[in-house]
RNA sequence: CAUUGAAAAAAGCACCCCCGACCGAAAGGCGGGUUCGCAAAGUUUCCGGUCUAAGGGCUGACGCCUAGGACAGCGGGAUUGCCAAU
Repeated sequence: CAUUGAAAAAAGCACCCCCGACCGAAAGGCGGGUUCGCAAAGUUUCCGGUCUAAGGGCUGACGCCUAGGACAGCGGGAUUGCCAAU
């Protein structure tokens, strides 16, 4: 430097659910507990997908459309990195 993650060890993250006189219109996020799982479940909305619809548009109304909001633990790309084996 490249490939791989079978075994080992050290370290790390944390689904669901519960709690919060925390943020948000919502989706969702944040903090604590928990531990389903994860070899990038580190970072990044660049591409696809999904969720929400405050604001805006349409409508007589019901309602419909719309992302500059959200999901990186939905997939791909980009980028950085621990340990081990070869």